[in-house]
RNA sequence: CGCCUUACCUCGGGGUGCCCUGCCAUGUGCCGGGCUGAGAUGCCGCAAGGCGGACCCGUUGAACCUGAACCGGUUAACACCGGCGGAGGGAAGGUUUGGCGCAUCGCC
Numbered sequence: 001c002g003c004c005u006u007a008c009c010u011c012g013g014g015g016u017g018c019c020c021u022g023c024c025a026u027g028u029g030c031c032g033g034g035c036u037g038a039g040a041u042g043c044c045g046c047a048a049g050g051c052g053g054a055c056c057c058g059u060u061g062a063a064c065c066u067g068a069a070c071c072g073g074u075u076a077a078c079a080c081c082g083g084c085g086g087a088g089g090g091a092a093g094g095u096u097u098g099g100c101g102c103a104u105c106g107c108c
Base pairs, nucleotide, nucleotide: 001101002100003099004098007095008094009093010092011058012057013056014055017035018034019033020032022030023029024027041052042051043050044049064089065088066087070083071082072081073080
């Protein structure tokens, strides 16, 4: 110096759906409950949106977004399975532990 690896610090990215009772001013509204999930949350705001919490993820990147109100199966619906598809995008720097390799220097 390179590769792999350990830990830490600082930073960054992301999503929040479906169903049901009740209520009303009938809005994809509010309250409560149920389901799946790591996560379905709190506050401010008329709204657009903003600020947080928890959680997941950060290039070895299926976290998440786009195609997509996609296609097939399945479900009351979401979820789920397969396809699309390893398609297109997508957020990382520093210090450090150990190992291996390479180079150089010193001594024998």

Annotation: This is a predicted structure of a 108-nucleotide RNA (TPP riboswitch aptamer (THI element)) from Roseivivax sp. Its mean pLDDT, the model's own confidence on a scale to 100, is 77.